The part of an RNA shown here (small-subunit ribosomal RNA, central domain) has 525 nucleotides and comes from Eunapius fragilis. Its mean pLDDT, the model's own confidence on a scale to 100, is 80. RNAcentral holds the full RNA, with entries from SILVA. It matches the Rfam family "Eukaryotic small subunit ribosomal RNA". Its Rfam clan is "SSU clan". Its family is annotated with ribosome and structural constituent of ribosome in the Gene Ontology.
Context: one part of a larger RNA
RNA sequence: UUGCAGUUAAAUAGCUCGUAGUUGAAUUUUGGGCUGGGCCGGGUGGUCUCACCGCAAGGUGAGCACUGCUCCGGUCCGGUCUUUCCUUCUGGGGAACCGUAGUGCCCUUCAGUGGGUGCGCGGGGAUCCAGGACUUUUACUUUGAAAAAAUUAGAGUGUUUAAAGCGGGCGUUAAGCUUGAAUACAUUAGCAUGGAAUAAUAGAAUAGGACUUUGGUCGUAUUUUGUUGGUUUUCAGGACCAAAGUAAUGAUUAAUAGGGAUAGUUGGGGGCAUUAGUAUUUAAUUGUCAGAGGUGAAAUUCUUGGAUUUAUGAAAGACUAACUUCUGCGAAAGCAUCUGCCAAGGAUGUUUUCAUUAAUCAAGAACGAAAGUUAGGGGAUCGAAGACGAUCAGAUACCGUCGUAGUCUUAACCAUAAACUAUGCCGACUAGGGAUCGGACGGUGUUUUAAUGACCCGUUCGGCACCUUAUGAGAAAUCAAAGUCUUUGGGUACCGGGGGGAGUAUGGUCGCAAGGCUGAAACUU
Numbered sequence: 001u002u003g004c005a006g007u008u009a010a011a012u013a014g015c016u017c018g019u020a021g022u023u024g025a026a027u028u029u030u031g032g033g034c035u036g037g038g039c040c041g042g043g044u045g046g047u048c049u050c051a052c053c054g055c056a057a058g059g060u061g062a063g064c065a066c067u068g069c070u071c072c073g074g075u076c077c078g079g080u081c082u083u084u085c086c087u088u089c090u091g092g093g094g095a096a097c098c099g100u101a102g103u104g105c106c107c108u109u110c111a112g113u114g115g116g117u118g119c120g121c122g123g124g125g126a127u128c129c130a131g132g133a134c135u136u137u138u139a140c141u142u143u144g145a146a147a148a149a150a151u152u153a154g155a156g157u158g159u160u161u162a163a164a165g166c167g168g169g170c171g172u173u174a175a176g177c178u179u180g181a182a183u184a185c186a187u188u189a190g191c192a193u194g195g196a197a198u199a200a201u202a203g204a205a206u207a208g209g210a211c212u213u214u215g216g217u218c219g220u221a222u223u224u225u226g227u228u229g230g231u232u233u234u235c236a237g238g239a240c241c242a243a244a245g246u247a248a249u250g251a252u253u254a255a256u257a258g259g260g261a262u263a264g265u266u267g268g269g270g271g272c273a274u275u276a277g278u279a280u281u282u283a284a285u286u287g288u289c290a291g292a293g294g295u296g297a298a299a300u301u302c303u304u305g306g307a308u309u310u311a312u313g314a315a316a317g318a319c320u321a322a323c324u325u326c327u328g329c330g331a332a333a334g335c336a337u338c339u340g341c342c343a344a345g346g347a348u349g350u351u352u353u354c355a356u357u358a359a360u361c362a363a364g365a366a367c368g369a370a371a372g373u374u375a376g377g378g379g380a381u382c383g384a385a386g387a388c389g390a391u392c393a394g395a396u397a398c399c400g401u402c403g404u405a406g407u408c409u410u411a412a413c414c415a416u417a418a419a420c421u422a423u424g425c426c427g428a429c430u431a432g433g434g435a436u437c438g439g440a441c442g443g444u445g446u447u448u449u450a451a452u453g454a455c456c457c458g459u460u461c462g463g464c465a466c467c468u469u470a471u472g473a474g475a476a477a478u479c480a481a482a483g484u485c486u487u488u489g490g491g492u493a494c495c496g497g498g499g500g501g502a503g504u505a506u507g508g509u510c511g512c513a514a515g516g517c518u519g520a521a522a523c524u525u
Stems, first nucleotide, its partner, number of pairs: 004496001006494001007477002012493001014367001016365002021360003025253002031082012043069005048063006087133006097123004102119006137200003140195002143192002152184002156166002167179004210246009220236001257357001258354003262349002265346002270342004276320002280316003284312002287309001291302002328335002372413006382406001386402004424492003428484002431468003436463008445455003472479002498525003507518004
């Protein structure tokens, strides 16, 4: 591993990218025809044996025996042809087979006319021996050798039984004879061997491709030219180049895989600039006047120096109500005033293009709410800390009045959340329904004509969700996924193993810090 779990019991990394790793669409020889051999079965004969019936002849049935034939059936191993190298070359020996106007013998014929057999001669031939030249490479599987015994399984055997042991058995019981001491299993790696499905791998695309022939260049040097030496040619082996010829000459589909291009779109996706809205607070001016705030009730607080309130414009910083949805976009975090600019994305359409480019991912990287940190800016609101007023047994809280940091922004850090759908990603299948968003297509539909618009009605892809069911799953709640799981294997990551101690200590590493990541044990229960 076979063979567990991961919504809620322990548990899926916040999210995306991504190298190693793991995994990865279909397709190329299949199918026929002829034929040889082995084995098995059926059918049918002969010889032989046995049994039965028979005086006999013979008949019937069976066979553990031997041997034919034939067709039929099954199975196994070949050969050959269908566009089908089964390595190839050089030697050696040489079975089958074919030819022979060479010949011996036998038979035969009118006849060297025909047949048989033997010896010659010629051809032929992986049946094997040696030596070269080359050969896509593995996984997998078959068989074999090898793999110490004891052990284990297991055969035989009356240790009296048994656990054991490897012995025993038969005799004339002093001779002797005879039989055992099996077999199996023995996995990875290695060796040899048959197979060629499955899974990889390589091949011919700028032909520097294959094969054949010819020519050339370079290099090597064995024989033979009577001998020795030199040069050159021929011949033989090798390397390279050129030309011509031969060929069905050589590029698999176009995955309801993926990437790219293209068309009209779509979105509160992102960035920069611009614009708007009311509210809040403040200051100014203004009208009136004694209270105003606030609360469960109060008080702290502000007020004739006019609070609160009314009106008028102004400034500042923040925010973007209603519209706002079981709606949209984005990898997630997240995203909502107008307009412009910039680049990006999804889905859809397409008789467009490339052709495996893919999926998931240790290491590594980008982004990552809020809070927090550093340095600027800004500081309207709200508001940790703090102050006060209440409440209370107490209140270091809830309520109230103030209020610093912060909240906003720029430049940098930090990297965590109940970062939740507490549900990894990719792929396939399994069930009915109506809505809705985006695209495409269709419609003698509606709209006032024309619309390519809007609405309506259908179809179809892709989304966010929902409803109803369960034959499926589940401990259940529930779930079209949490189904297709003891009838257990689609691919690939991460992660859990009673509760605490503890996300602690220690070490490492990152960070300015706060802290993050990694991460125990003793002990206890």